[in-house]
């Protein structure tokens, strides 16, 4: 300098155009004599920035961050 890949709660990871959800982790509540451990429940996320659509995490572009080839 070229290609291809990744990017979602605090942490792993799901979601192939229509409420963005799983386990942990946190807060509240119940249960115990406490404390674990178990039950309910609640807040918490789409790298950015454009276009496309009635509607985008998802399809296009660009660009940032890493990660893998190629030179």
């Nucleotide at each position: 300098g070229c290609g291809g890949g990744u990017g979602u709660a605090g942490u792993a990871c799901a979601u192939c155009g229509g409420u963005a959800g799983u386990a942990u982790g946190c807060g509240a509540g119940c249960u115990u004599c406490c404390c674990a451990a178990g039950c309910u429940u609640g807040a918490g996320a789409g790298g950015u920035g454009g276009g496309u659509u009635c509607g985008a995490u998802u399809c296009c572009c660009a660009u940032u961050a890493c990660c893998c080839g190629c030179u």
About this RNA:
Transfer RNA from a Clostridia bacterium, 71 nucleotides, folded computationally. Its mean pLDDT, the model's own confidence on a scale to 100, is 83.